[in-house]
RNA sequence: CUCUUAUUCAGAGAGGUGGAGGGAAUAGGCCCUAUGAAACCCAGCAACCAGUGCAUAGAUAGAUAUGUGCCCGGUGCUAAUUCCUACAGCGUAAGCUGAAAGAUAAGAA
Numbered sequence: 001c002u003c004u005u006a007u008u009c010a011g012a013g014a015g016g017u018g019g020a021g022g023g024a025a026u027a028g029g030c031c032c033u034a035u036g037a038a039a040c041c042c043a044g045c046a047a048c049c050a051g052u053g054c055a056u057a058g059a060u061a062g063a064u065a066u067g068u069g070c071c072c073g074g075u076g077c078u079a080a081u082u083c084c085u086a087c088a089g090c091g092u093a094a095g096c097u098g099a100a101a102g103a104u105a106a107g108a109a
Base pairs, nucleotide, nucleotide: 002108003107004106005105006104007103008102013042015041016040017039021032022031023030026086027085028084029083043078044077045076048074049073051070052069053068054067055066056065057064082101087098088097089096090095
């Protein structure tokens, strides 16, 4: 980098360093930011994977499956729905639904 599957309207800091930018890319919009951006550290959130407890199914036993709790491990995340719209359908419109793209995890080539 490519493919597959799942999730993507929940949650999480008035801490330290740092200094001007940031919200994926293109376009349009709308925002955040010297009352301090990015980045790093710490702290926290979550529960995809791993680990582990319990319940149920199954069974000679086990493997296993589903649900649920915990979480010191591997990741991830901590303004705004993935900030919103760009494509398609429906609708007079407001808008609704779906897709695409992106992100994250697990797996594969």
Overview
The RNA shown here (SAM riboswitch aptamer (S box leader)) has 109 nucleotides and comes from Anaerovirgula multivorans. The sequence is in RNAcentral, with records from Rfam. The organism belongs to Anaerovirgula, within Bacteria. Its mean pLDDT, the model's own confidence on a scale to 100, is 83.